[in-house]
Context: one part of a larger RNA
RNA sequence: CACAGCUAAGGAACUAGGCAAAAUAACCCCGUAACUUCGGGAGAAGGGGUGCUCCGUGUAAAAGUGGAGCCGCAGAGAAAUGGCCCAGGCGACUGUUUAACAAAAACAUAGGGCUUUGCAAAAUCGCGAGAUGAGGUAUAAGGCCUGACACCUGCCCGGUGCUGGAAGGUUAAGAGGAGAGGUUAGAGCAAUCGAAGCUUUGAAUUGAAGCCCCAGUAAACGGCGGCCGUAACUAUAACGGUCCUAAGGUAGCGAAAUUCCUUGUCGGGUAAGUUCCGACCUGCACGAAUGGUGUAACGAUCUGGGCACUGUCUCAGCCAUGAGCUCG
Numbered sequence: 001c002a003c004a005g006c007u008a009a010g011g012a013a014c015u016a017g018g019c020a021a022a023a024u025a026a027c028c029c030c031g032u033a034a035c036u037u038c039g040g041g042a043g044a045a046g047g048g049g050u051g052c053u054c055c056g057u058g059u060a061a062a063a064g065u066g067g068a069g070c071c072g073c074a075g076a077g078a079a080a081u082g083g084c085c086c087a088g089g090c091g092a093c094u095g096u097u098u099a100a101c102a103a104a105a106a107c108a109u110a111g112g113g114c115u116u117u118g119c120a121a122a123a124u125c126g127c128g129a130g131a132u133g134a135g136g137u138a139u140a141a142g143g144c145c146u147g148a149c150a151c152c153u154g155c156c157c158g159g160u161g162c163u164g165g166a167a168g169g170u171u172a173a174g175a176g177g178a179g180a181g182g183u184u185a186g187a188g189c190a191a192u193c194g195a196a197g198c199u200u201u202g203a204a205u206u207g208a209a210g211c212c213c214c215a216g217u218a219a220a221c222g223g224c225g226g227c228c229g230u231a232a233c234u235a236u237a238a239c240g241g242u243c244c245u246a247a248g249g250u251a252g253c254g255a256a257a258u259u260c261c262u263u264g265u266c267g268g269g270u271a272a273g274u275u276c277c278g279a280c281c282u283g284c285a286c287g288a289a290u291g292g293u294g295u296a297a298c299g300a301u302c303u304g305g306g307c308a309c310u311g312u313c314u315c316a317g318c319c320a321u322g323a324g325c326u327c328g
Base pairs, nucleotide, nucleotide: 001322002321005318006317007316009314010313013312018309026050027049028048029047030046035040037148051070052069053068054067055066056065057064071075083307084306085305086304087303088302089301090299091298095107096106111146112145113144114143115142116141117140123132124131125130149294150293151292152291154224155223156222159221160220161217162216163215164214165213168212169211170210174206175205179201180200181199182198183197186193187192225243226242227241228240229239252286253283264280265279266278267277268276
């Protein structure tokens, strides 16, 4: 040093943190709170008993039950075998995950919603034949979001998206062919003009969806103000004015897994508390299915407190085995 065992007095003073260890433990009896979705919570918590001998009772024999006694430090005599309670955050739950640093508050979930799809379905794979969907048929199948349950889910369609509309504007190829150029029979003294044909171009006109435009739609992507004044102490502002906006954050919650200033302020717990719990609201920068607020049960989850217990510590000591070291 490693791995085991014990320890006076104290008992978390250790430490980031009770990490590790100790304690608890089986079976029988008594007893059992808040809260609750009435199922739970619950093995809550907290108590008592357990060996052997003899005598009754009981039995087919036992078990069980009543009484008297005996021994030990110790009677579930070994081993194995829950520590418990209080409060809070998150996630409802069982489940799943980073094979080999992360098991969680992440993913999933039942439940909720929007949306697509009428069947040769939508969606997806394949160049295609074809296949999955499905030998299913809207109580079905696909996509997206939320995430049990309870109470709820406010305002904004201006932007972006989606759906619908079709009067007008814009708009491709194509259709169309005005006009222009080249060539040359011919005309002309020449300059030049120039039919037909061929050829190079080509205006107007016509021409779909889309876009512009008009509506709808937020459990679609998203968004949800500023300044000034005002009440008979002061302070504050129910109230008023004004500017801007598509609309100016409703209910609920709030120094929060969100609060910078900040160890905010007050209260609780401690002798002493940057953490914790309860309030306040001045929300730098909460907020309603990117869900809001609660919530019994559950959790190898995270945070704070307590009881029990202990070599975690005050502060070390002893002992067993192995390694090492010293000697040989």